This is a predicted structure of a 74-nucleotide RNA (transfer RNA) from Spirochaetes bacterium RBG_16_49_21. The organism belongs to Spirochaetota, within Bacteria. The prediction has a mean pLDDT of 82. It was read from a public genome assembly.
RNA sequence: GGGCCUGUAGCUCAGUUGGCUAGAGCGUGCGACUGAUAAUCGCAAGGUCGGUGGUUCGAUCCCACUCAGGCCCA
Repeated sequence: GGGCCUGUAGCUCAGUUGGCUAGAGCGUGCGACUGAUAAUCGCAAGGUCGGUGGUUCGAUCCCACUCAGGCCCA
């Protein structure tokens, strides 16, 4: 220098003909249960979907550029 992959909640990850309010597990807080813990169960909080711009009636999803990380080639 070139090519490819990844980026979504605190962590690990889902999310296809682009469509209504973006989800799960773990964790956190509160509650139930217990003599009290743990485990279990319930509820809740928690997201500029890496960033900017574009296409579209509508973008986590499509396009361009860019940032960070990884792999391969030179």